[in-house]
Context: one part of a larger RNA
RNA sequence: ACGAACGCUGGCGGCAGGCCUAACACAUGCAAGUCGAACGGGGUCCUUCGGGACUAAGUGGCGGACGGGAGAGUAACGCGUGGGUAUCUGCCCAACAGUACGGAAUAACCACGGGAAACUGUGGUUAAUACCGAAUACGCCCUUCGGGGGAAAGAUUUAUCGCUGUUUGGGAUGAGCCCGCGUCGGAUUAGCUUGUUGGUGGGGUAACGGCCUACCAAGGCGACGAUCCGUAGCUGGUCUGAGAGGAUGAUCAGCCACACUGGGACUGAGAUACGGCCCAGACUCCUACGGGAGGCAGCAGUGGGGAAUAUUGGACAAUGGGGGCAACCCUGAUCCAGCAAUGCCGCGUGAGUGAAGAAGGCCUUAGGGUUGUAAAGCUCUUUCACCGGGGAAGAUUAUGACGGUACCCGGAGAAGAAGCCCCGGCUAACUCCGUGCCAGCAGCCGCGGUAAUACGGAGGGGGCUAGCGUUGUUC
Numbered sequence: 001a002c003g004a005a006c007g008c009u010g011g012c013g014g015c016a017g018g019c020c021u022a023a024c025a026c027a028u029g030c031a032a033g034u035c036g037a038a039c040g041g042g043g044u045c046c047u048u049c050g051g052g053a054c055u056a057a058g059u060g061g062c063g064g065a066c067g068g069g070a071g072a073g074u075a076a077c078g079c080g081u082g083g084g085u086a087u088c089u090g091c092c093c094a095a096c097a098g099u100a101c102g103g104a105a106u107a108a109c110c111a112c113g114g115g116a117a118a119c120u121g122u123g124g125u126u127a128a129u130a131c132c133g134a135a136u137a138c139g140c141c142c143u144u145c146g147g148g149g150g151a152a153a154g155a156u157u158u159a160u161c162g163c164u165g166u167u168u169g170g171g172a173u174g175a176g177c178c179c180g181c182g183u184c185g186g187a188u189u190a191g192c193u194u195g196u197u198g199g200u201g202g203g204g205u206a207a208c209g210g211c212c213u214a215c216c217a218a219g220g221c222g223a224c225g226a227u228c229c230g231u232a233g234c235u236g237g238u239c240u241g242a243g244a245g246g247a248u249g250a251u252c253a254g255c256c257a258c259a260c261u262g263g264g265a266c267u268g269a270g271a272u273a274c275g276g277c278c279c280a281g282a283c284u285c286c287u288a289c290g291g292g293a294g295g296c297a298g299c300a301g302u303g304g305g306g307a308a309u310a311u312u313g314g315a316c317a318a319u320g321g322g323g324g325c326a327a328c329c330c331u332g333a334u335c336c337a338g339c340a341a342u343g344c345c346g347c348g349u350g351a352g353u354g355a356a357g358a359a360g361g362c363c364u365u366a367g368g369g370u371u372g373u374a375a376a377g378c379u380c381u382u383u384c385a386c387c388g389g390g391g392a393a394g395a396u397u398a399u400g401a402c403g404g405u406a407c408c409c410g411g412a413g414a415a416g417a418a419g420c421c422c423c424g425g426c427u428a429a430c431u432c433c434g435u436g437c438c439a440g441c442a443g444c445c446g447c448g449g450u451a452a453u454a455c456g457g458a459g460g461g462g463g464c465u466a467g468c469g470u471u472g473u474u475c
Base pairs, nucleotide, nucleotide: 001473002472004471005470006469007468008467011347012346013345014344015343016342018339019305024303025302026301028300029299030298033062034061035060038059039058042055043054044053045052046051069258071256078183079182080181081180082179083178084177085176087175088174092171093170095168097166101133102132103131109124110123111122112121113120114119140149141148142147184230185229186228191221192220193219196218197217198216199215200214201213202212203211233255234254235253236252237248238247239246240245260281261280262279263278264277283294284293285292286291311337313336314335315334319333320331321330322329323328350380351379352378353377360371361370362369363368384416386411387410388409389408390407394402419464420463421462422461423460424445425444426443430459431458432457433456434455440447441446
């Protein structure tokens, strides 16, 4: 010094932190939706029968690649630091041009089925900002420089605003890749390597590259420690220390890697795709035995493990995020509250006076000493807690979970609030009784066998104080 634990004790508040062990298994609820100003249809309500309002299953768009978790793996361009470029970048900012013509489907819906369920088949019908074709092409791409290729979507309250799409240049942001240097222990690990090292052609990627492939050459790394084994996420930082250094990497922040275990791709601007898909495996659950469902290392919570670590709470009021023109919706991010002295800090448990130095206790040389101004008594005060009243800021003009909280005023009454360890030396603090190498103590030295300041009790004393000791770990 601590993310601590244990024992004894425990009044209040502010702030912070709270599964270090089983990356063990998980009941239940919630944690990612949103848009009707893209679309058709359904339902409910109203209707002046013209239509209107609400709802949201489906198609479609954007977002589910952020935010949140945990540290298993990783000794690596993973991280840190300093450079580089052969690259991409939805939404955002700025600029320019365009937004013209058509078509075929499909879910929803209807009909008929299959299935225990999960779900699913056939036929019919329909829309779009879903899909497709052809037209045009400044800049764009390819080019043998002749030419060739490549686009779009509309909606509304009709004021215009807003939206979409094509292409290019630029910006911003984010990301990919490459390199120099640094980054634990073991030599009782000394040799390692065949896509291996390099070249050529080809492929692939947003992009360089043995990244992949065919052929050719035989290289490449290593005592300046390769390879192998063990351990480990890295950093800003944190603890300690005069510093140098040592140890460490909880909380907060950046990066990385992971999401039951292993593998794979799809979609997309972007994927380790935690709450997406497919396959295999282990496990759990449902089943009509044919077949299906699941993944808390999200927030709570449960079992288990453990010396040990909290509520199945409130709110979107603030900050921020997603969607939306907006209203608004969603948000276990977040902001708050709850629990436990886990830590730090602050406060209180009263103040003054009071000698008959009371009683009692303890000691005694029996005179007395000490506890001790301590108590009682007298005079005061009311912090905190309690009771009553008022009552915020945080929010702009509106919206406050926290919260009738903080805070302010009034009231009552010393009232409700002290313990723990130690007293042989180190080390501050001593006597009596009990015990008799017993019972016991102990960090080291060591105490105890009949006068124990070392064991147990008492009185007294010392230290710290809502804590005090012990244990563990680090300097």
Description: Small-subunit ribosomal RNA, 5' domain from an uncultured prokaryote, 475 nucleotides, folded computationally. Its Rfam family is "Bacterial small subunit ribosomal RNA". Gene Ontology terms of the family: ribosome and structural constituent of ribosome. The coordinates come from a structure-prediction model, not an experiment, and the mean pLDDT is 82.